RNA sequence: GGCGCCAGCGCGGGAGAGUGUGUGGCGGGCAACCGCGACACCGCCGAAGGAGCAAGCCGCCCCCGGAAUCUCUCAGGCAAAAGGACCGCGUUGGCGUA
Repeated sequence: GGCGCCAGCGCGGGAGAGUGUGUGGCGGGCAACCGCGACACCGCCGAAGGAGCAAGCCGCCCCCGGAAUCUCUCAGGCAAAAGGACCGCGUUGGCGUA
């Protein structure tokens, strides 16, 4: 240096579900009204995170282990913004290797 694996960083792409109802608060405004946020309630979404499990794994039994974009929805989310599993490109580091 090449290849493979893991982790980080940058850029790009990236779904779903109520811009719900009520009560106060803050700001603008003469007012009507508008915007923001908090709490409560009901309805929903799953692709941060979290939790759960089958088969195979030995010829048989038991125990342990046992993944996920599967399931659960604790958390998170339901206009925009932010976030976002995962994918692509670039780059940094670690490990292994003919």
Molecule: Glycine riboswitch aptamer
Organism: Alphaproteobacteria bacterium PA4